Predicted 3D model of a 350-nucleotide part of an RNA (small-subunit ribosomal RNA, central domain) from a metagenome. The full RNA is in RNAcentral, with records from SILVA. The coordinates come from a structure-prediction model, not an experiment, and the mean pLDDT is 87.
[in-house]
Context: one part of a larger RNA
RNA sequence: UUGGGCGUAAAGAGUGUGUAGGUGGUAGAAUAAGUCAAAUGUAUAAUUCCGGAGCUCAACUGCGGACCUGCAUUUGAUACUGUUCUUCUUGAGGAUAGAAAGGGAAAGCGGAAUUUUGCAAGUAGCGGUGAAAUGCGUAGAUAUGCAAAAGAACACCAGUGGCGUAGGCGGCUUUCUGGUCUAUUUCUGACACUGAGACACGAAAGCAAGGGGAGCAAACAGGAUUAGAUACCCUGGUAGUCCUUGCUGUAAACGAUGCAUACUAGGUGUAGUUGGAAUCAGCCCCAGCUUUGCCGUAGCUAACGCGUUAAGUAUGCCGCCUGGGGAGUACGCUCGCAAGGGUGAAACUC
Numbered sequence: 001u002u003g004g005g006c007g008u009a010a011a012g013a014g015u016g017u018g019u020a021g022g023u024g025g026u027a028g029a030a031u032a033a034g035u036c037a038a039a040u041g042u043a044u045a046a047u048u049c050c051g052g053a054g055c056u057c058a059a060c061u062g063c064g065g066a067c068c069u070g071c072a073u074u075u076g077a078u079a080c081u082g083u084u085c086u087u088c089u090u091g092a093g094g095a096u097a098g099a100a101a102g103g104g105a106a107a108g109c110g111g112a113a114u115u116u117u118g119c120a121a122g123u124a125g126c127g128g129u130g131a132a133a134u135g136c137g138u139a140g141a142u143a144u145g146c147a148a149a150a151g152a153a154c155a156c157c158a159g160u161g162g163c164g165u166a167g168g169c170g171g172c173u174u175u176c177u178g179g180u181c182u183a184u185u186u187c188u189g190a191c192a193c194u195g196a197g198a199c200a201c202g203a204a205a206g207c208a209a210g211g212g213g214a215g216c217a218a219a220c221a222g223g224a225u226u227a228g229a230u231a232c233c234c235u236g237g238u239a240g241u242c243c244u245u246g247c248u249g250u251a252a253a254c255g256a257u258g259c260a261u262a263c264u265a266g267g268u269g270u271a272g273u274u275g276g277a278a279u280c281a282g283c284c285c286c287a288g289c290u291u292u293g294c295c296g297u298a299g300c301u302a303a304c305g306c307g308u309u310a311a312g313u314a315u316g317c318c319g320c321c322u323g324g325g326g327a328g329u330a331c332g333c334u335c336g337c338a339a340g341g342g343u344g345a346a347a348c349u350c
Stems, first nucleotide, its partner, number of pairs: 004321003007304002012318001014201004021194003025088001027086005033081002035077008048066004053061002091191001092188003095184005103177007110154001114150007125136002162169002206247006215241002220236004258317006266295004271290006299306002323350003332343004
C1' cells in the first nucleotide's frame, strides 16, 4: 500500500462551534468538463507473445504480425456526475400559539445540623475501640438550657425521573440569559451533512495572587495492632476543600459504542405535550410526536450480548488500529510559572 477492522481482543479524539476539503433533495432547459463511442495521428529499436525461416537440433539470429491497455486531435452520444439558468417543498431554517425542566450567570433570603464563645445550672467523669491507650476534664469537662458568632452543605420531596454538547447541574426568591418539545402548515426555498487545521468549553487534584477557614482532611505527630506496621483502627492536625481573578487541560472524561440520514416484528413501563372519546369537572381509556427504561423477532456477533436509543440493513464525512515488552519512555519541536501536557521513535528482547 491493498484488504480488514475499532462495546469487552489493538483501535471512537473528553465535548462542541466551524474554515478548507469531501458528500448532497424534486422537476425542466442549456452546456458537453468528467463519462461513453468511432476515426486519425503518435507511442524509436530491442525485449515479450504468436506464425514462418536460417545455422545438422537447441540456445541464438533474422522476417512478418500482435502487443505497447497511454497521449493528442477530430466527429458524435447525453442516462449519470459537474457547470449555468429556471422550478418545487418533503431536508434545513424562520414566524405564530402554547408547554416542561436541579440548563447557565449574578444578587438576596431561609431553616436544620456542626464547631467555637458567653451566661445559667450541675458533678466526676467524658471520649474512643475488637479490646485499649494517646486525648479532654475538679483551673469544673461531657450531658442540659438560653444567647451570640462563623463557615460549609442544602435532609424529606427524589424517581433506571428532569435539564445540559460534554464536563456537569438539586433549599427558596428575583433579574439577565441559552437550548428543547408540541400544535398550526403561515413564510424562505436546498440555505444541508460531515469536518483536516483553527477556536471555545472542559470533573477532581495541582499552581499564582488576594480573601476565608465551621466540618472534613493528604503531609505530619502521638496512641494502638504487629515479628515488623513508614498501613488498615484511634486521638490530634497543616496544605487543601470555600470565594475572586488568572493558569493547568488531564480522568475507567464510559454507553469503554464518532456524527448525520433512511429503512427493518412486536410487548410493556416512564416523562412532556397535542388530538379524540367520555364526564358536571377531572382521572381512567384510544391515537400521534418527542424523551427515557426493560423484555424480545428477524438479522448480527468469537462468545457475552446488541436488537427502531442497533452492535441489524445501507449511504456520506471525520478520527483511530496493525503482536507483547522496551514506552506513552528517549530525542527534537511546541504549550505551561511549575507540576507537567501535546506530538512521539529506535536499539534490544520474547